Predicted 3D model of RNase P RNA and transfer RNA as a complex of 498 nucleotides. It holds a member of the Rfam family "Bacterial RNase P class A". It is annotated as a ribozyme. Its mean pLDDT, the model's own confidence on a scale to 100, is 77.

Formats: sequence, structure tokens, C1' cells
RNA sequence: GCAGAGUGCCAGACGAUCGCCCGUUGUCGCGCCCGCGUGGGCGCGGCGGCGAGAGGAAAGUCCGAACUCCGCAGGGCAGUGCGCCGGUUAACGGCCGGUCGGGGCGACCCGAAGGACUAGUGGCACAGAAAACAUACCGCCCUGAGCGAGGCCGCAAGGCCGAGUGAAGGGUAAGGGUGAAAAGGUGCGGUAAGAGCGCACCGCGCCGGUGGCAACAUCGGUGGCAGGCAAAACCCCGCACGGAGCAAGGCCAAAUAGGGGGACCACGGCCCCGCGCGCAAGCGUGGCGGCCGAUCGAUCGGCCCGAUCGACGUGUCUCCGGGUAGGCUGCUCGAUCGCGUCAGCAAUGACGCGGCUAGAGGAAUGAUCGUCGCUCCGCCGCGAGGUGGAGAACAGAAUUCGGCUUACGGCGCUCUGCGACU
RNA sequence: GGGCGGCUAGCUCAGUUGGGAGAGCGCCGCGUUCGCAACGCGGAGGUCGGGAGUUCGAGCCUCCUGCCGUCCACCA
Repeated sequence: GCAGAGUGCCAGACGAUCGCCCGUUGUCGCGCCCGCGUGGGCGCGGCGGCGAGAGGAAAGUCCGAACUCCGCAGGGCAGUGCGCCGGUUAACGGCCGGUCGGGGCGACCCGAAGGACUAGUGGCACAGAAAACAUACCGCCCUGAGCGAGGCCGCAAGGCCGAGUGAAGGGUAAGGGUGAAAAGGUGCGGUAAGAGCGCACCGCGCCGGUGGCAACAUCGGUGGCAGGCAAAACCCCGCACGGAGCAAGGCCAAAUAGGGGGACCACGGCCCCGCGCGCAAGCGUGGCGGCCGAUCGAUCGGCCCGAUCGACGUGUCUCCGGGUAGGCUGCUCGAUCGCGUCAGCAAUGACGCGGCUAGAGGAAUGAUCGUCGCUCCGCCGCGAGGUGGAGAACAGAAUUCGGCUUACGGCGCUCUGCGACU
Repeated sequence: GGGCGGCUAGCUCAGUUGGGAGAGCGCCGCGUUCGCAACGCGGAGGUCGGGAGUUCGAGCCUCCUGCCGUCCACCA
């Protein structure tokens, strides 16, 4: 110098002028109230002073919480999410440290990383013999009916030998071929040919020792070897989870058609009271009566149990319509920020000191000029430098936090590889 | 601000134990007709919104991201 890796920081500074939003204060005007007034209170508006005024992502709304409401939400099933180990935290799918696997020459980076033999179900298109209780297309090897070139014996009929070919049967899983994937790999021995068939090394399973909290690592022994892939297929195991969201929710004011349609609504027993019949037992009938049971509906946002409430009433649910588009609150002091010390490898925590940092509600935080700083380009100069011009990203709070992800400009530090020079 | 749904051919849409990318209308060519329409036959046309991951293999499963649509206030 080039190419990278990790990590931290900044998000131009100052001044002037003109504006925006909120708060506060002074003054003026208007309205209302205190019976009236030159006094006081409240509200609105004008003008002036003072104070404060976006982010590292305010974004996506992907996780986790605070807070609020839903009748405090109990049990089971279903569902959803997470998933190596240890720690951290209010919580988390975040973060830190480690293990294992993968990538990179390396600094380093990435990983939804439990279970696929000892729970089960299903899938693996096409190709291929076979895609999972393994199997056998070509090939290799053994046996081999039959055929049989040819040879030999014989006068002949015929007999014998026979390379080769080969129906059929068997062995094999080395080699070929298919596929993303084919039942351990390499080598030696072995065999008719072969094969963990035997042996050595590697891989794998099991057992034990050592180290570690653990994941796991390592060493020794042992078994010829269980057995493919996929759980971001169903599923199993473990853990967690009620729902909705500040347009949550609370208070006040104004206005109207306090409107219309649809669905749902019921019995039984006992007691009490009244009346009628009856000598009585009892029967019949009625009740804005009570209790119990069953049924139906609603809520506990899926289902069941269970719980609560209601069942002809100002009823419940739902659809269509009507009115208002106002004020206050929630609303910004908080798992808060900065610095220091201590504990810890770290994430993080504890303690001390200091600070207050937008709270608007269709939505403010801006524009111009000057100086300085930064980057790039041109010119001058041997050089330090001077001078002119251009540029400065992504983006914009809306209840509030902790994370993740995405977008994006610049600078510093440390480290790696390559090249050159000393 | 918050909650849902969608994106597949020019248009409207299907697409489930993940292996063929499809239907209707439209378009093009041929036939039929004197000619046109209708009809018959044949054909073209696809980064499945984009990018990663899992898998042998992704429209489909998972993650990130873009765009579009839709709903929500209070009163009686």
C1' cells in the first nucleotide's frame, strides 16, 4: 500500500436574522363570575421577556415486559412458542462465557445444536434389481442335463475321450450400472469366487478410569458392527403461555329519532299466604312470595368440566340507523442517565456522588447568511502549506421500557493475510 | 398508533401428507363463412412480490423484507 476481521465513538460547532410548538411570566383587549366599580378570580386572544425542544435506528411491529381493562382467568384436552451446557436479567426467542459441528490460509465467523435402535405413524418423485423385516439386473464363481468341433478303438454296428457351448440349481455382494442417498472406510491376508471371514489403522456402539458444576474431552478395555435421510413431516420428552391493547382505561360536557329489523326465552317438586269445595284428610285455583332441581341463553374469545349472572323485562345478543368529531386525565422521575469505586473472564450487579433530558395530539423541533472544522476534486509550491469549487448519509418521537432485525454517512483503535522497502 | 388479510400467465382465481406449475376469459395461427361474430383445432405466454435458510428437491416449511387492502373513537 492492497484486501479483510473485530470493536468503540460521532451524527458537524459557534454567532446573527426570521420563524414553529409547549410551558412560564409581564402587559393590553374581550367574555363570565364575585350585587356594582378604578378591586379580585377564571377563560380566550394580541404583543414582549425567559426556559426547554428527536434518534442510533424514533423504523419493522419480530420477541419480552411495565401499565390498564375484561366477573382475579380453577382443572383437563387442544393450540402456540422455545430446545447443547452454565450464567445473567423484572422478563425474553436477548446477552455473556464455554462445548460440539461447519466455513475461512488467517484474524475470526456461522449454527432452530433434545429425541430417527431399544414410543409410534407416514414420506423418500424420476431412475434403479432393491429406498428399508433389505435385495440380486449385469458381472464373478461352483455344480451341471443336453448339444458338441475334433481325436482314439473297431471290418461294421457302435463304443470311449473331449476343447467349447450351455437349460437348470446354488454361492457372492468385491466390480459395473441407477440415484441426492445403496447396510462402515483403506490396506494386507484369505477364498472356487467373495465377504468383518480374519488382522492392522480409522470410524461406530458399549463399559470403566481421569478432568470438568455441566455440555463434553481424554485414556484404557471390549463388541466385528447395531445400522440410511428427514422431526423448519406428524409426533415424543422437557419448559413456558388467559385475552385484549393508551383508538387500553377513568372523569366531564354537547347533541339526537333514547329509532327500526332479526334471534332467544320454560317447566317440575316442596313450603308459605289468600280464596272456593269439604266434617276432615285432601282437591282445585291464584301469587311483582320463597327454596330446590332440570332446561335454555350469556361471560370466563377453541372444546369439556367447573364457576358466575339472567330467563316476558326499562330483558340479553346481533344487524341497520341517529348524534358528536369537544375538554381534562392516563402522560412522562424511570427495571432513568452520566461519572467513579468494588465483585465478576464477561454479560451484569452493588455502593457513592451528580443531573432532570419533548410531552404535542393531524402532530412543533425549521430556513438563510457568516466564521471555523471534515471529505473529495482542480491549481500553485521541492515541501510544510496556500487558494478556488463541490459535498455531508439513513431518516422524524405519538403510553413507556429491555432486546432483535432492517436502512445508513464518517472517524479512531486493535488484529490477520499478501506485496514492497529499510 | 394498534390488530388482521393478501401478492401465482395480460385479467379473475385454483394449487396439502413438499416431487406435473394449472383453469376460465383474453392473445396468436389455421379451419369454417361472400365477409365478420360465434364455433372447432392447434399454439405462445410464469424470476409463483423480493432475499436468505431447512431439504436430494420449496408456490407450499422457517426467518428477514417490500407493496397493497381492511378494521378500530366516544354518546344514548